[in-house]
RNA sequence: AGUGAGUCGGGCGAUCGCCUCCCAUAAGGGAGGAGGAAAGUCCGGGCUCCAUAGGGCAGGGUGGCCGUUAACGGCGGCGCGGAGCGAUCCGCGGAAAGUGGCACAGAAAAUAGACCGCCCGAAAGGGUAAGGGUGAAAUGGUGGGGUAAGAGCCCACCGGCGCGCGAGUGAUCGCGCGCGCAUGCCAAACCCCACCCGGAGCAAGACCAAAUAGGAGGCUGAGCGGCCCGCUCUUAAGGCCUCGGGUAUGGUCGCAUGAGCCAUCGAGCAAUCGACGGCCUAGAGGAAUGAUCGCCACUCGCAAGAGCACAGAACCCGGCUUACAGACUCACU
Numbered sequence: 001a002g003u004g005a006g007u008c009g010g011g012c013g014a015u016c017g018c019c020u021c022c023c024a025u026a027a028g029g030g031a032g033g034a035g036g037a038a039a040g041u042c043c044g045g046g047c048u049c050c051a052u053a054g055g056g057c058a059g060g061g062u063g064g065c066c067g068u069u070a071a072c073g074g075c076g077g078c079g080c081g082g083a084g085c086g087a088u089c090c091g092c093g094g095a096a097a098g099u100g101g102c103a104c105a106g107a108a109a110a111u112a113g114a115c116c117g118c119c120c121g122a123a124a125g126g127g128u129a130a131g132g133g134u135g136a137a138a139u140g141g142u143g144g145g146g147u148a149a150g151a152g153c154c155c156a157c158c159g160g161c162g163c164g165c166g167a168g169u170g171a172u173c174g175c176g177c178g179c180g181c182a183u184g185c186c187a188a189a190c191c192c193c194a195c196c197c198g199g200a201g202c203a204a205g206a207c208c209a210a211a212u213a214g215g216a217g218g219c220u221g222a223g224c225g226g227c228c229c230g231c232u233c234u235u236a237a238g239g240c241c242u243c244g245g246g247u248a249u250g251g252u253c254g255c256a257u258g259a260g261c262c263a264u265c266g267a268g269c270a271a272u273c274g275a276c277g278g279c280c281u282a283g284a285g286g287a288a289u290g291a292u293c294g295c296c297a298c299u300c301g302c303a304a305g306a307g308c309a310c311a312g313a314a315c316c317c318g319g320c321u322u323a324c325a326g327a328c329u330c331a332c333u
Base pairs, nucleotide, nucleotide: 001333002332003331004330005329006328007327008326010296011295012294013293014292015291016290018033019032020031021030022029023028035310039321040320042319043318044317045316046315047201048200049199050198054229055228056227057226059197060196061195062194063193064078065077066076067075068074079092080091081090082089083088093192094191098190099189100186101185102184110139115132116131117128118127119126120125140158141157142156143155144154145153159181160179161178162177163176164175165174166173167172205253206252207251208250215243216242217241218240219239220238221233222232223231260279261278262277264275265274266273267272298307299306300305
C1' cells in the first nucleotide's frame, strides 16, 4: 500500500416511571427487561389447521461437482473459465432438438454478406472474408507455402470436434488416434434436460365462560382455496344466502427449554458432527424496555459549549441482503 475474516458498538452511579415474574394478608420488597442487524420480508424449516398431504396436468423454483444440514437459492471443499505481480475476487446446465430476437453503429447480424481496399477486365461485370472500419457479438489464431489477388486451398504448432485408454465418487484432467474445422450472440426470450415444491398462516389454531329461536323463506351434500382423479365424512343431518332475533364483542393457552448459548475434548482439509460439563437469557399484545441529573470515555472547538452511528422485539429458529459514527483484533500479500 492492499486482501480476507472477526469483535465491540459507550461505562458507572442516583432519582422518578413502565412491562413481566417471585415473595408478602397488606403496605411493600426483590429479580429480569431489544439487536447485530430486532430491518427488508428475499429464501428455507419447525409448529398449527385443512387427508398421515396421495397421483396426474398446470404453475413456481433451483442449476459446474461432491459434501454439509431439519431445510435452503445458505455454507464448506474441489473443478473449469476470467481479472490481478500477488494475497484474493468474479462467473458457471443445454445455442450441432425446435421456434424466436439481435437496438445503435456497421457493407453485412446468419439459407449470410462486397462499403473501402486488393486482383482480373477496355468497360460492363466478375473473383476475394486476407487488410480497414462498426459493434455486446463478424464464421478459429500465429507463421509459412500457394495464388492474378486471396482463402484450411495446403503444411507446422496452438485451439476445436469425435473416438479410445487411463486417473478421479464426480465436475474434470492426462495420453493416444482421427477429422481441415462443421458450432456468431442471447435461455433474467419461449423452450429442452435434471432435481425440488400441496394450500393457508399465530388474526394459525385449541380450550373456557355466556347465549342459542331445532324462527321464517330460498339454495344445496360437505371437506379440497388453479383443474382433474382419488380419499374421508354424511344419507338427512350438515352447509350457504336473505329476513327477524338472542348472547357476547370477554378470559386462558399457543408464548419461549430451544435444530438454545458457553467452555473443553474428539472426528473431519473445512462447512459440520459427536461426547462431556455448565447456564436459563424480554414475553407485551394497542403493545413495556423510558426520562432527568452527576462523573468518566470519544469527536469537534482556544474556551464556553455542542455532539455521540444504523436502528427498536411481536410464534420461534437457520440463512441471505441492506443500513451503520467510531474503536479494535487476527491471518495473508
This is a predicted structure of a 333-nucleotide RNA (Bacterial RNase P class A) from a soil metagenome.